[in-house]
RNA sequence: UAAAAUAAUUAGCAAAUCUAUCGAAAGGUAGUGGCGCAAAGCUAUGGGUCUAAAGAUAUUUAUCAAAUAUCCAUGAUUGCCAGGUUGCACAC
Repeated sequence: UAAAAUAAUUAGCAAAUCUAUCGAAAGGUAGUGGCGCAAAGCUAUGGGUCUAAAGAUAUUUAUCAAAUAUCCAUGAUUGCCAGGUUGCACAC
């Protein structure tokens, strides 16, 4: 000097809940709050998971139409796991 690991320091993020709002929903955004997090920064690239408006099929009532069930992400989740990428501090 570089790398790895991890104490410490300076900071950072912010779960559930509640309120408002967007959305068909999952969920998102803002405030509240602090469960926790060495990337709980960014990225939906791979897998997993969640939802099913629209669409398709079936059934029921049956004039249209309505209801229920099943399938289906183009929707969502990065605080589910991984990949990519960026970053703080540095004792023994």

The RNA shown here (c-di-GMP-I riboswitch aptamer) has 92 nucleotides and comes from Orenia marismortui.
The prediction has a mean pLDDT of 83.
The organism belongs to Orenia, within Bacteria.